[in-house]
Order: sequence, then structure tokens, then C1' cells
RNA sequence: GGCCGCGCCGGCGAUGGGGUUCGCCGUGAACCGCCCGCGGGGCUGAUGACUCCUGUUUCGAU
Repeated sequence: GGCCGCGCCGGCGAUGGGGUUCGCCGUGAACCGCCCGCGGGGCUGAUGACUCCUGUUUCGAU
């Protein structure tokens, strides 16, 4: 936004994708992490939650 309501559809929940589930929003929307001494510097995380796959970084072994 469409439909009278329920519900369904669509978008979103700080880094890619799948499944389940919860929440938010309906377009001037939801959403777009945290810290400090803020011309700059530092930290965590691929999830909102559970789970699977992939990617990245560091260390070790061969």
C1' cells in the first nucleotide's frame, strides 16, 4: 500500500544465503551496533532468537 475484520502479501531487526520462530513498519515507515580525549582513534558481531551453509581474520600443526 491492497482487502470490511481476522488473516494473507510486502519491507525491516549494524557484514552474504537457506529453514523455523518472535517483534517492528506500511513509505516523510520500520531499520542503519558500541566506546573515547571526536579534523582522529578503538572494540564486538555474518542470527532479533534457534539452526545450517558460505565468506573474512588470527593462532597452531603438517